[in-house]
RNA sequence: AGGGUUUGAUCCUGGCUCAGAACGAACGCUUGCGGCGUGGAUUAGGUAUGCAAGUCGAACGGGAAGCUUACAAUUGAUCCUUCGGGUGAAGUUGUUUGUGGAACGUGGCGAAAGGGUGAGUAAUGAAUGGAUGACCUGCCCUCGAGACCGGGAUAAGCCACCGAAAGGUGGGGUAAUACCGGAUGGUAUAUCAUUUUUAAGGAUUUGAUAUUAAAGGAGGCUUCGGCUUUCGCUUGAGGAGGGGUUCAUUCCCUAUUAGCUUGUUGGUGAGGUAACGGCCCACCAAGGCAUAGAUGGGUAGGGGACCUUAGCGGGUGACCCUCCACACUGGGACUGAGACACUGCCCAGGUUCCUACGGGAGGCUGCAAUCGAGAAUCCUCCGCAAUGGACGAAAGUCUGACGGGGUGACGCCGCGUGAGCGAUGAAGGCCUUUUAGGUUGUAAAGCUCUAACAGGGAGUAUGAAAUUUAUAAUGGUUAAUACCCAUUAUAUUUGACGUCAAUCCCAGAUGAAGUCACGGCUAAAUUCGUGCCAGCAGCCGCGGUAACACGAAUGUGGCAAGCGUUGUUCGGAAUCACUGGGCUUAAAGCGCACGUAGGUGGUGCAGUAAGUUGAUUUGUGAAAUCCCUUGGCUCAACCAAGGAAUUGCGGUCAAUACUGCUGUACUAGAGUUCAGAAGAGGAGAGUGGAAUUCUGGGUGUAGCGGUGGAAUGCAGGAUAUCCAGGGGAAGGCCGGUGGCGAAAGCGACUCUCUGGUCUGAUACUGACACUGAGGUGCGAAAGCGUAGGUAGCGAACGGGAUUAGAUACCCCGGUAGUCUACGCCGUAAACGAUGGGCACUAGGUGGUGGGAACGCCGAUAGUUCUCUCUGCCGAAGCAAAAGCGUUAAGUGCCCCGCCUGGGGAGUAUGGUCGCAAGAUUAAAACUCAAAGGAAUUGACGGGGGCCCACACAAGCGGUGGAGGAUGCGGCUUAAUUCGAGUACACGCGUAGAACCUUACCGAGGCUUGACAUGCAGGGAUUAACCCAGCGAAAGCUGGGGGAUUGCUUUACUGUGUAACCUGUACAGGUGCUGCAUGGCUGUCGACAGUUCGUGUCGUGAGAUGUUAGGUUAAGUCCUGUAACGAACGAAACCCCUAUGCUUAGUUGCCAGCGCGUUAUGGCGGGGACUUUAAGCAGACUGCCCCGGCCAACGGGGAGGAAGGUGGGGACGACGUCAAGUCAGCAUGGCCCUUAUGCCUCGGGCCGCACGCGUCCUACAAUGGGCUGUACAAAGAGUUCCGAUGUCGCGAGACGGAGGCAAUCUCAAAAGCAGUCCUCAGUUCGGAUUGCAGGCUGAAACUCGCCUGCAUGAAGGUGGAAUCGCUAGUAAUCGCCGGUCAGCUAUACGGCGGUGAAUACGUCCCUGGGCCUUGUACACACCGCCCGUCAAGCCACCCGAGUUGGGCGCGCUCGAAGUCCGAGACUCAACCGUUUACGGAGAGAUCGGCCGAAGGCGAAUCUGAUAAGGUGGACUAAGUCGUAACAAGGUA
Repeated sequence: AGGGUUUGAUCCUGGCUCAGAACGAACGCUUGCGGCGUGGAUUAGGUAUGCAAGUCGAACGGGAAGCUUACAAUUGAUCCUUCGGGUGAAGUUGUUUGUGGAACGUGGCGAAAGGGUGAGUAAUGAAUGGAUGACCUGCCCUCGAGACCGGGAUAAGCCACCGAAAGGUGGGGUAAUACCGGAUGGUAUAUCAUUUUUAAGGAUUUGAUAUUAAAGGAGGCUUCGGCUUUCGCUUGAGGAGGGGUUCAUUCCCUAUUAGCUUGUUGGUGAGGUAACGGCCCACCAAGGCAUAGAUGGGUAGGGGACCUUAGCGGGUGACCCUCCACACUGGGACUGAGACACUGCCCAGGUUCCUACGGGAGGCUGCAAUCGAGAAUCCUCCGCAAUGGACGAAAGUCUGACGGGGUGACGCCGCGUGAGCGAUGAAGGCCUUUUAGGUUGUAAAGCUCUAACAGGGAGUAUGAAAUUUAUAAUGGUUAAUACCCAUUAUAUUUGACGUCAAUCCCAGAUGAAGUCACGGCUAAAUUCGUGCCAGCAGCCGCGGUAACACGAAUGUGGCAAGCGUUGUUCGGAAUCACUGGGCUUAAAGCGCACGUAGGUGGUGCAGUAAGUUGAUUUGUGAAAUCCCUUGGCUCAACCAAGGAAUUGCGGUCAAUACUGCUGUACUAGAGUUCAGAAGAGGAGAGUGGAAUUCUGGGUGUAGCGGUGGAAUGCAGGAUAUCCAGGGGAAGGCCGGUGGCGAAAGCGACUCUCUGGUCUGAUACUGACACUGAGGUGCGAAAGCGUAGGUAGCGAACGGGAUUAGAUACCCCGGUAGUCUACGCCGUAAACGAUGGGCACUAGGUGGUGGGAACGCCGAUAGUUCUCUCUGCCGAAGCAAAAGCGUUAAGUGCCCCGCCUGGGGAGUAUGGUCGCAAGAUUAAAACUCAAAGGAAUUGACGGGGGCCCACACAAGCGGUGGAGGAUGCGGCUUAAUUCGAGUACACGCGUAGAACCUUACCGAGGCUUGACAUGCAGGGAUUAACCCAGCGAAAGCUGGGGGAUUGCUUUACUGUGUAACCUGUACAGGUGCUGCAUGGCUGUCGACAGUUCGUGUCGUGAGAUGUUAGGUUAAGUCCUGUAACGAACGAAACCCCUAUGCUUAGUUGCCAGCGCGUUAUGGCGGGGACUUUAAGCAGACUGCCCCGGCCAACGGGGAGGAAGGUGGGGACGACGUCAAGUCAGCAUGGCCCUUAUGCCUCGGGCCGCACGCGUCCUACAAUGGGCUGUACAAAGAGUUCCGAUGUCGCGAGACGGAGGCAAUCUCAAAAGCAGUCCUCAGUUCGGAUUGCAGGCUGAAACUCGCCUGCAUGAAGGUGGAAUCGCUAGUAAUCGCCGGUCAGCUAUACGGCGGUGAAUACGUCCCUGGGCCUUGUACACACCGCCCGUCAAGCCACCCGAGUUGGGCGCGCUCGAAGUCCGAGACUCAACCGUUUACGGAGAGAUCGGCCGAAGGCGAAUCUGAUAAGGUGGACUAAGUCGUAACAAGGUA
C1' cells in the first nucleotide's frame, strides 16, 4: 500500500467481497510446563443449605456454669481396736465467703460504609467549568469556655396468665454515660437599633430584649475532705474531609410525532425545608416553551477509558477507578449527623414455606452452591498472617471486604519437546518416461554429548513490621521517684498460602506436536477414487470419465501448545467526503417565479474588543490507562517511581489585520428621472378574407369514394360544377437556429387597458443588494364540475379489410373531447435531460434591436467603434469519454435544491390536498452480484452507399409426374453390422456384399490363443507327413511315422538352441470416447482478404497503415495521405493446350526417288509434311488514336496463331463450423480376457404398406427400324488383350497368329446416303413375366451378368417448387479405365465427335467484399427479450375478527402514612394548691386533605394470530403470443 468480481476487450461510475487488528467470546480437532490476568454478556427468572455486621462489662442492671472459704448432713478409704467402737481422707448434697463471668436486657457507637447489579432513567442523570451573599456536616484535628443543684421512671430478671407457634398481656420491683426539672453561660439563636463595607440574605462595631448546656468511667496517691492522669460529656470558633442545591455548555434515533402547557408562566402573602424555589396553598395577572425541533415515540445507565484508524473520526462502556440508580413489585414514613435504608419498620400486590386452619414466616442484583432457559461463563475451599473497615482505653472480637489456593488454553507472556557428527543417500511410502530414476532425506538407524521443564530427594529464604507483655533508660505530666503518655534499647509473640518459589543433588533423550491450507485473490501440487452424483464455496466459481477446486494418500506451505471456524467492531470504504465526493448522458437541478426566516454582502474614517490571535500567565482537567526515562520479578507479560501528555473549560494581561457591533461619510452595486426604440408579451371588445362542411336553388349523369389491392360507405339524382345563404373552428403567403415572455407559452386586422426589456443622457436616493427552508402565485395536454357551443378532426364504439388470430396498424362512419365562460386538477422527455447571482479568462464568423464617428449634393448603402439579445466554429482549461468552451460543463465567491448498488418501489402504510381521477410526502421484509455511462472491435438489420458472382434477368436443357437403377429414412427382422444428417449426409466411406469381404445374427468349436516377443520347465519322441473314427466344417479322439542344428565328445553322451508341449508375463478387440488427440478432409472460397515491425494518435480497448479520389478479376496498380516498410494470400514461377523454330527420327509419317501388291508405308530409303518429345521463341498495353490528374487504367485500332489473366489444371491466406473420421492408419484414457478375443458352416447387409435424394430410359417424326458408308482421342493388356478362321440367330464356343505394346489386340457412335413407318399408346416406350440358352465361379435358391424367342406396364413433356450452364460451354453422341473370377456400372474418373442460344441490365431473390449508420447482440438474429396463465416455494401488505402488552386520561374505591383539626377517654417527672384534684404538656381514638394497588369506561400506540384477498421476489429445459433492442418490421 492494495487485490478479486459487470465486458469479446476498454475506460469510468458503482456495489459486493478478501488480505489487517481486536474480543468477558462460543464451536471443532489437539494439548507438556510456568507466570500474570480474566470468567453468568441470556431470565433485574426461582432458590435448599451455610456464612456475609457487629462490638463495648473501663456506661448499667444481672449474675448461670466453674473454682474457692466456712459450716451442716450423708458416706465411710486408711489406721487403731477391748470388736462395742474410735479415727476421719477423698466424694456427694445443702447453706455460705470470695472469685468468676455465660445468658438476657438497658445504654453508646456502627449498621447510610464495604460488597452486588444495570431493571429504570434522554434528564429529578453524567462530564467539564462556575455559583452557594440560599445551605448541612457524626467520628477526626486546632483553639476557647464549661461540666453546679435535683427528680421521677423503665427493660431484663421474678410471679401469674393467653397462644400450636410466632409472640403477647397483667402485677409488683431495679440501674445508668437512658430520661426530666432548675441554675450558670458565650464571638450561640431570634428580633430591634446602630458603625464601616459589599452588586447581592455577606463581613464588621456597639447596645437592648428574649431563648438555649452537660455524665460520668478507669488508674495512682490520700490526712477520706480531696488532688492528679486519662478517656468520655456540654457549648462556641476554625479546619479537613463529605454532602445538598443551583447556572452554562455538551450528551443516540425519529417530523410517517407540529404544536405543547393550567401549578402551567409570573406576582403578593402564608406554609414547608438544612437551604433557594409553584416545593405546597390562597388570591391576582395571562403568560411560558417550540422548525436553532418543543411535545410525543423508540432505544440506552453516564464518564475516565477500551478497540480501531496515518489522522480526523467510527464503534464500545467487561475487568480497574469515579458518579448515578436499584434491592421480590408498588406506596410510605420513622430513627438518625447522614436513609425514605440490599441482609430495619408499616401497608398493598404477587409468590414460596410452616400450621393444631385460629394464624404466622420469607426476600442471594453479598460469597459459595442449585434448578431453569441458553452457543456459553468456575469451589457449597483456606485464613484473618498481610492491607483496609466497625467497636473497644486495650487485649481483642467481627469482617465471603480482602489475602490466598482450586477450576477453564478464555487471553497475554515465557520455556520445552533436544544438540553435534552421521550416505549404503537403508527399509517402507509416494511419483515417474519402470533393466531404473526421483522424493520423503541427515530425516532414521548408529556414535558422542547436554540436562532448562516435568519426576525423586535434601537443607533452607522473603512476605513480619507494628501491636502486646516483661525489664531498663530518657523526657513530659504531677505534690509525687505512683499512675499515665512519648521516645529508645533488649527480650518475647504472630504465616492461610506451603508437600510454595529459589538453590543443590539423583537418574536418564527418557515424559511432551498439533492444526489449517495448497484454482486465482494467497505462501504451498501430484496420484488415485467419484462422474452436475457425493460434495466444496469468503468473492469469482469448481463437479456431467483424464477434477492442481469434491474424498483419500503422499508431498509442500503457514502458524504453533495451539490451529481453524462462527459471531461482532473498526479498517481497507474518499462507499455520508470537516479533513475528503458529486448532480448534461452513470444515482442526483424543485416545471417557473415572487418572497418570509435564515445565510452572504460595495468604499473611507473613528470607536469597541464579541469572534479571532498571542503570552515563560494562572486555576482546573482525580488516580489508573497511553507515551518517555529508569527500576523490581533470571527475561517477558506483569508491577513500581519520576516525567510528559490530557489537544478541553474558566480567569488575567495584551494585539486589532480580518469578521461582527456602534457612529459618521461616499457612489462604482441597486433603484428613481428625462428622451428615444423594437416586439406573435398579457387582458377585453369588435371586424375581415381563404378553405372545409351544411341548407336551398340551377346545370348534369352514373358512378363517386377509398386502398398495397379491396370492401364497408354515398348514389330517392350523388360525385363534379355554378349561385345564394348559415355556422363553427383555425389563422396561408410574409416566416427567418427572426422576435417577445419567468416558465408554461404567444402568429389575420383594428381599438381600449396593461407588464417587462433595450439604447442614450442629466440629475437624485445612498448599499436600499444576492439567494431563499417553510409559504404564496403562475403552470402544456389530458381529465373533472356547471352553463353554452359543435364546421372539421376524433379516444370509446360500430362496420369493412388484413391475419393462424388482429379486441391493432389501413379504410368507412362516429360519441365524449377539442372551442367559450366560470371553477377544479397541478402533472409531462414541464429538456439545454445543464438552479440563481456576481466577477475573471484568446479569438473568428453570422443574425436581432439601438447609439456614436466616418462617408455622401441629398437619401440609402457601406466602413469602424460600442451596448443588448440570439446562433455556429474554435485557444487554453475541464471532462470517463462523447463533448463544453465569454450564452462554460473553464477559474473563483455566495445562497438554495438533490444523490449514495440493482430489483422490491415512486409501491405498502400513515398524514396532507382533491368532487373524482389521482397528486404529494415516502419505507421495510425479501432477493441479486451485479445494474449502469461513454467509447472500441466484430456480428447482425424486413438501415444506407459502392461493387462482384449463372445471384437474378435473357436463354438452352433438366429435376419434381411414369417405369427402372441406386443411396437414405421408416417399418420389419434372429440379424437386416457401422458411420455420414441444411448448405458441407443421401450413385457418400463402398475403385464393385453369392462364399470370402463381414464388422451383424444363429449354431458348433478353441483358450498363451489366428499373430509378436521375453522368461522358467520339459524337449529323441514331441514336429512335418500318413491313416482311421465322429462331424456341416472348424475341430476333437486314436494309431502310424520319425526329420533337423551349433559346440563338445573315442563313443555313449553332455550342454545350448529351433520346431513343439506345459506354465507365466502377455497377445487380441471394426469394444467406448472424433467433446482427450495426431494425420487427413469438407465448407465459407478462387472470396480478396488476414496481419506484422517501427513511427504517430488515443488514459485505454484500439486506431492509423488497410481509409479517401480513380482503377482492377484482385489490398491489382496510380495519385493523395502520419505514416514508412514488410509478411501470408492475389499475380507470377509449374503442368497441359493453341503458333512457330531448332534438334532427333522408331514402332509413327510418306512429298519426292525406287521395289512390290487387286489393294494397303508392305519394303528400300527419306525428314519435307503430319506426328512424337526435348529445348527455345512468342504477348509486354510493346506501338498508334482518344479519354483520364500529365498517373494507374479504360475504349478503339494496327500487327499477330493468340490481345489485354489467350483457354484449362495443380496450387486453397488468417481463420470459422468442439464440422467429418478412434471403421483407413496412428494414438491417450476406459472396458472385455474359457470372451466384447479366435475358427467354422449357414443366414443377413439385397428383407417392403410407405417417404425423400441422385441418376438412367422414355413419352417420339430434329424421331424409330433396316441397308450401306465415313471420321477420333485418351487409355488398357501375360492367371492378360486376343486377330484371321470355323460353329452358333445370338450371348458365346473351338482354336490360337501377333502382342510385356507409337509395331499386335480391345475398337467407336451420333454423322452421311438410301428406304420403311405418318401421329397412333404406334414399327414410340421398354418395365414385367414365361420358356430356352450362354458365361464366370467349389457354389448363381435366397442373390450375378449376358443372349434368343415370346410378353409389351406406366408413360402423350409432368402441380407447388427447384437444378445446371456464358463457348468449343450447354445440349447431344459414343469410347476407355480403375475396382474386378463374375457382376448389380444407368455409378465414378477420363477421352474425343457434332455443336448452339442469350446476357438490355443490377430494381428484386441468394451469397460475398469494402465504406458508413443503428444496436439492449458477443454462444454474436437459429441473438436478445416482455407480459398473462399453470406449478413449487419465500417474505411482506390488506383482512370479518380473536387475543396480549404499553402510555396517559376520566370516574370510583381508598391501605399504610405524613400533615391539619378534634381529642368527652388515658397519662410518672414541671407548676399550683383543695392530697386528691386542676393547669401545662403528651397520647389512645375519631374526622379531613393527599394518597399506592384494585374496579369501571372511552380513546390511543404497539405486538401475536386468522378464513380469505392483492401485488412482489425466486425456481435448466411448461402454455400463449412477440411488446422492446436494427427503420425490431406501425420509430

This is a predicted structure of a 1531-nucleotide RNA (small-subunit ribosomal RNA) from a metagenome. The prediction has a mean pLDDT of 83.